[in-house]
RNA sequence: GCCCGGAUGGCGCAAUGGUAGCGCGGCCGACUUGUAAUCGGCAGGUUAGCGGGUUCGAAUCCCCUUCCGGGCU
Repeated sequence: GCCCGGAUGGCGCAAUGGUAGCGCGGCCGACUUGUAAUCGGCAGGUUAGCGGGUUCGAAUCCCCUUCCGGGCU
């Protein structure tokens, strides 16, 4: 330099154009003599970019940029 994959709550991941969800973790409650376990609930995200485009509508499609991983030379 070229090619491929990825970036989404604190962490690990879904969502393949139509309400951004799940698990763990956190907080509150139930249960318990008390803790753990279990069960119920709640909060937490402008989806890498106060870059642009397509579309009635973009995490998702196209272009540009940044970062991470892999491959080729």

Predicted 3D model of a 73-nucleotide RNA (transfer RNA) from a Dehalococcoidia bacterium. Its Rfam family is "tRNA". By type it is a transfer RNA. Rfam describes the family as follows. Transfer RNA (tRNA) molecules are approximately 80 nucleotides in length. The source organism's lineage runs through Bacteria, Bacillati, Chloroflexota and Dehalococcoidia. The coordinates come from a structure-prediction model, not an experiment, and the mean pLDDT is 84.